Model confidence (mean pLDDT): 81 of 100. A computed fold for a 1496-nucleotide RNA from a Candidatus Bathyarchaeia archaeon, annotated as small-subunit ribosomal RNA. It matches the Rfam family "Archaeal small subunit ribosomal RNA". The family has 86 seed sequences and 709 matches in Rfam 15.1. The family is grouped with related families in Rfam's "SSU clan".

RNA sequence: ACUCCGGUUGAUCCUGCCGGACUCGACUGCUAUCGGGAUGGGCCUAAGCCAUGCUAGUCAGCGUUCCAAGCCAUGGUGGAACGCGGCGCACAGCUCAGUAACGCGUGACUAACCUACCCUCGAGACGCGGACAACCCCGGGAAACUGGGGCUAAUCCGCGAUAGGUGAAGAGGCCUGGAAUGGUCCUUCGCUCAAAGGCCCUUGGAACCAUGCUUCUAGGGGCGCUCGAGGAUGGGGUCGCGUCUGAUCAGGUAGUUGGUGAGGUAACGGCUCACCAAGCCUAUAACCAGUACGGGCCGUGAGAGCGGGCGCCCGGAGAUGGACACUGAGACAAGGGUCCACGCCCUACGGGGUGCAGCAAGCGCGAAACCUCCGCUAUGCGCGAAAGCGCGACGGGGCCAUCCCGAGUGCCGCCCGCUGAGGGUGGCUUUUCCCCAGUCUAAAAAGCUGGGGGAAUAAGGGGAGGGCAAGUCUGGUGUCAGCCGCCGCGGUAAUACCAGCUCCCCGAGUGGUCGAGACGAUUAUUGAGCCUAAAGCAUCCGUAGCCGGCCGAGCAAGUUCCUCCUCAAAUCCAACGACCCAAUCGUUGGGCUGGGGGGAAUACUGUUCGGCUAGGGGGCGGGAGAGGCCAGAGGUACUCCUAGGGUAGGGGUAAAAUCCUAUAAUCCUAGGAAGACCACCGGUGGCGAAGGCGUCUGGCUGGAACGCGCCCGACGGUGAGGGAUGAAAGCUGGGGGAGCGAACCGGAUUAGAUACCCGGGUAGUCCCAGCCGUAAACGAUGCGGGCUAGGUGUUGGAUCGGCUACGGGCCGAUCCAGUGCCGAAUGGAAGCAAAUAAGCCCGCCGCUUGGGGAGUACGGCCGCAAGGCUGAAACUUAAAGGAAUUGGCGGGGGAGCACCACAAGGGGUGUUAGCUGCGGUUCAAUUGGAGUCAACGCCGGGAACCUUACCAGGGGAGACAGCAGGAUGAAGGUCAGACUGAAGGUCUUACCAGACAAGCUGAGAGGAGGUGCAUGGCCGUCGCCAGCUCGUGCCGUGAGGUGUCCUGUCAAGUCAGGCAACGAGCGAGACCCCUGUCCUUAGUUGCUACCAGGCCCCUACGGGGCUUGGGCACUCUAAGGAGACCGCCGCCGAUAAGGCGGAGGAAGGAGGGGGCCACGGCAGGUCAGUAUGCCCCGAAUCCCCUGGGCCACACGCGGCUAACAAUGGCAGGGACAAUGGGUUCCCACCCCGAGAGGGGGAGGCAAACCCGAAACCCUGCCUCAGUUGGGAUCGAGGGCUGCAACUCGCCCUCGUGAACCUGGAAUCCCUAGUAAUCGCGCGUCACCAUCGCGCGGUGAAUACGUCCCUGCUCCUUGCACACACCGCCCGUCGUUCCACCCGAGUUGAGUUGAGGUGAGGCGUGGUCUCCGUGUCCGCGUCGAACCUCAGCUUGACAAGGGGGGAAAAGUCGUAACAAGGUGGCCGUAGGGGAACCUGCGGCCGGAUCACCUCCU
Repeated sequence: ACUCCGGUUGAUCCUGCCGGACUCGACUGCUAUCGGGAUGGGCCUAAGCCAUGCUAGUCAGCGUUCCAAGCCAUGGUGGAACGCGGCGCACAGCUCAGUAACGCGUGACUAACCUACCCUCGAGACGCGGACAACCCCGGGAAACUGGGGCUAAUCCGCGAUAGGUGAAGAGGCCUGGAAUGGUCCUUCGCUCAAAGGCCCUUGGAACCAUGCUUCUAGGGGCGCUCGAGGAUGGGGUCGCGUCUGAUCAGGUAGUUGGUGAGGUAACGGCUCACCAAGCCUAUAACCAGUACGGGCCGUGAGAGCGGGCGCCCGGAGAUGGACACUGAGACAAGGGUCCACGCCCUACGGGGUGCAGCAAGCGCGAAACCUCCGCUAUGCGCGAAAGCGCGACGGGGCCAUCCCGAGUGCCGCCCGCUGAGGGUGGCUUUUCCCCAGUCUAAAAAGCUGGGGGAAUAAGGGGAGGGCAAGUCUGGUGUCAGCCGCCGCGGUAAUACCAGCUCCCCGAGUGGUCGAGACGAUUAUUGAGCCUAAAGCAUCCGUAGCCGGCCGAGCAAGUUCCUCCUCAAAUCCAACGACCCAAUCGUUGGGCUGGGGGGAAUACUGUUCGGCUAGGGGGCGGGAGAGGCCAGAGGUACUCCUAGGGUAGGGGUAAAAUCCUAUAAUCCUAGGAAGACCACCGGUGGCGAAGGCGUCUGGCUGGAACGCGCCCGACGGUGAGGGAUGAAAGCUGGGGGAGCGAACCGGAUUAGAUACCCGGGUAGUCCCAGCCGUAAACGAUGCGGGCUAGGUGUUGGAUCGGCUACGGGCCGAUCCAGUGCCGAAUGGAAGCAAAUAAGCCCGCCGCUUGGGGAGUACGGCCGCAAGGCUGAAACUUAAAGGAAUUGGCGGGGGAGCACCACAAGGGGUGUUAGCUGCGGUUCAAUUGGAGUCAACGCCGGGAACCUUACCAGGGGAGACAGCAGGAUGAAGGUCAGACUGAAGGUCUUACCAGACAAGCUGAGAGGAGGUGCAUGGCCGUCGCCAGCUCGUGCCGUGAGGUGUCCUGUCAAGUCAGGCAACGAGCGAGACCCCUGUCCUUAGUUGCUACCAGGCCCCUACGGGGCUUGGGCACUCUAAGGAGACCGCCGCCGAUAAGGCGGAGGAAGGAGGGGGCCACGGCAGGUCAGUAUGCCCCGAAUCCCCUGGGCCACACGCGGCUAACAAUGGCAGGGACAAUGGGUUCCCACCCCGAGAGGGGGAGGCAAACCCGAAACCCUGCCUCAGUUGGGAUCGAGGGCUGCAACUCGCCCUCGUGAACCUGGAAUCCCUAGUAAUCGCGCGUCACCAUCGCGCGGUGAAUACGUCCCUGCUCCUUGCACACACCGCCCGUCGUUCCACCCGAGUUGAGUUGAGGUGAGGCGUGGUCUCCGUGUCCGCGUCGAACCUCAGCUUGACAAGGGGGGAAAAGUCGUAACAAGGUGGCCGUAGGGGAACCUGCGGCCGGAUCACCUCCU
């Protein structure tokens, strides 16, 4: 050190990457008051080009010339220019092209070296001679410049001497040292010095004096000079260690490696040369390629690390590209020289000049970077004795928010305003700002001090969906425009776009882009992994390397400790100090994890020696085994052939066909041939390193286990490279070929079928020899060793015990070795693993780092080929994945259930006609909604007007506010006329009346206008289902599980038993209503057994009917209660729950029917019932009226009605209901009418009155016919309702009499008072019912089951699905865009080699010589540059070719995911539009059922 967060999912855990938050650098948008500090500012691109000015001079040596001042002696001074000479110009300044190197860093060495100026010490400076500038004269040239002649000084140059130095040879001694080749001393020889006294000051002396202003000399001092030695400083050279990427760079090398000799250098050295030898480097990475100045340091980080190396400091390198030497202490020389090349400039064309990567400045390049400033004041450098001079080094100013630090943009009160934002007003202060003066400064400025003025001169940028701090505010937009790092926003209510308001963060800044670090333990040394997520090499042997048992001794390399040296300064840390603080700076100390030397220690590692036996190896012994190779032998089956028998089919499949068969098949018998194979035994048995190995016998041979008081003595483990082995397929050559069988040919299937199925069939499968070298080569688990509970099988061996039919027998125990299963600790994301580890440790190797592109391209190696091994990038993408969870799904499994399932049955629909709804079409309009079940006689939707929402036409209407207008009369009303379908609606004309005002702007009323995907409410449906959850506990990291599972049972998650669950809730049930039996209560309008009275009629004389009063028994009505609970018996079941049967009972296992109907889903339906958000219309999308339409009709669909007839039709006669309804209503009864109906009219606001059946029964006719079935259609007449029946009502009568003679595929309903059938009532309603809701009448058939179809529930399984199979998803083809690969070639760059030309340098010889570092020539050598050729590397362009990626709705199919409908996948081979198919071998990462074996 310590903070993570968003993103894969329906949810979860994990792996993994992408993104966010942080710091830093450069650029950039918007904005900007001031000050301080900075070792910030053309580093990034063009080491591109540069006008102009400046950046190196200086000096008591010397000569010449000039100027100024002064001087007759107290004086002899000052300055400039030119030149000779000395020192400097090799520093300082700039840049980073090159360089992967002793270049840099660090530490050593130099016994192989140099060092001007500086310091110390010692010794010295003698004699002689000479030249060249300036200057003068004469030339050449446009210029640059240059030639000749003449004079001259020196601290210029030369000669000689001495001292000294140095080299060689010789002789030794001494010193240093690890070692003499070093130092020192001696002898001989060679080479070699001096400014042999210069300058200044001073003190004396002498000489000179205006044509001048000096000279000589002595002493002292200073500077300088020479030689030698030493030091210091600076350098040269050598070595150890460290120093980027690529192995798709594996071999490199001819001066190469070494030697001898020579040359060269300050010096070693192949540095160079001649000769000799053939070496040298390399997997510890040579060589090659790419990139790059290196370090101190800088950024980031806890650190390790990663990235950078701009500025400052140290080192290196370079100066337009390249080469070369000269001078010099030092250079191969940034403002020196020569040459070539390039660019530019001048030119008289002959020839010259120049090179800002110094400071400014300019152009260019670019995203990107300042003034042609001031000064030598400070610091420093050069020269000088010094003063001083010079310095674009440096100091200072200017510009730039580039960075760091600091400050400010006001404070207080009152008023308005919302307690706000803000504004107004009064007061205060003056940092800052403006003005003035002083001080400061080289000069200014800033600063400081003092004075004056005045709140004055000063706030922005980004953001507000999440991450992530701050809006679900308003307007606009409407998958558009746009936003967005990532996730994602936007399709009409956007907290996400564009704005306004408000808010948040930071603040003279704040955002964006690119890059770096951190986050990232996503490169893991610290500190990850590899069964299934990416990742164990197919297996073994083995080289290098790495690692290594027990004991003892030595050493001390690693290691540890102590000490010394070093690790420049700056940077960093701490303390203290200076600027008011800070930034910044200073002082002191520390640190800089590094390197080297010395000393000590010896546990461990190492090393050497000695020993040991537990590792390993060997020996011996008896056993086990499909281990391998070779040879021989055998067996059954298939096929074929021959012969015989035998006759019509065989074969094949889901079903077929192709095919075989009358030339005799199939089938049976016998014999023969050939090839392949090796049943049973056979086993989670055995053997082998893996691949793999299976009849028997023999030979040869490998390995392992066990046993042994045997032998060796660490001999071992792993293993980069390397080698060997390596299924199937495939290849080459030669054999062989029975069966099987890619390709191929047929037959089927199919929309197609390049497949699955069937009939044939070639390679191949087999053998020999040789290649290939790959597989899901798998335990998806590298090898070796040690340690860490058990249980139970099995194979081999050993020991022991028991039994024995003694056999090679059986049983058991223990140990060792192998091979399985279960399982604890532990591990793991989980699944799981668990002594055969995936646990805990050690050693070694291999491999991984998001998905795709891609195991592809290019290169290399291997291969005959197929191909294998090695193995990228551009680009693209937010995921791709693993395990597990809950659902859903399956052409998975199991169990249970349902007449919206089947089966067994009954009746229908689908046919015909009609009614009705829907679609479609039509129309001015045919208003709109509803669309599988769960729209379609549905919206209670039977619409003549109305309804009405539609169409045509006509008319009406603005609360409220403002503005036009209005007592010169607004709005309104009205006679008549006109317009009109009609109308004071409008207009004409007039009258009444008396205050408002629709002409304009806003705003309203109203809207069946939009949105059911903004909603409430209501409803449908899953659901005639039996489920859905909770609390606590427990299990799991978690989603979640458990409970809710299992067994039995039930209509039921109903109940019982079991169980880490125990309980509970909503559902089910219970409950409520109706109905079935009984009882009680009550008795009108109900009832009438009984009693009494009255009336009527009939009589088979018993009586019956009506009615009144009792009565309330019965029926009924409507209130309360009883009853049914598997309670009783038997059987089954577990003794349970319960089931079956029985008894009793009106009713029996929920008695029958209904109401109610869970958590929720379906963005199900309804804005057109009402309500309601938002949007829209607003004088029309509002309101009213007339008429039309919703009723159309070539068609399609649903539902229903009536039918097709005799179980019927018609006619006549005769019965029996219930629910209900009734006042502008039901209507008895009477009359009229054939009827519909009409006219009267009692009762009834209702247990009172009214409406009231049909099927049925009886009788008759019809007699199987388009009819006496059937009634459509049409005609005529009539009736009813209503303002009104034309579009478009109903009814009656008569006439007309259509289709239809039982309904294809398909499909609906129903299990008992049900279906079927018959009518009745009510709703709607003025009228109209084939509709809906109810009611009763008659009244069956068939299951008493099943899960086959359709579905539902539960359990389980697979899943790549989760808007959930109407899911997901693959490939070809087509379109557009993007990057890439190949590519005939075209064109550059670099590099290597060869050849040619060859500036110039160096060496050497000669020639000429005015002798000069000179000219010319020859030879040798180095050699830039240019030209040609060849090779290699790399770039640009490219016709065409190739695959890849991406893109809302293209084409073909359906490959994969559920047994994905032929299980999938791997390798290989062939084939095919495509996914793919097929063969061979392999894997399970395959579902399902059954069987065997094994384990618990």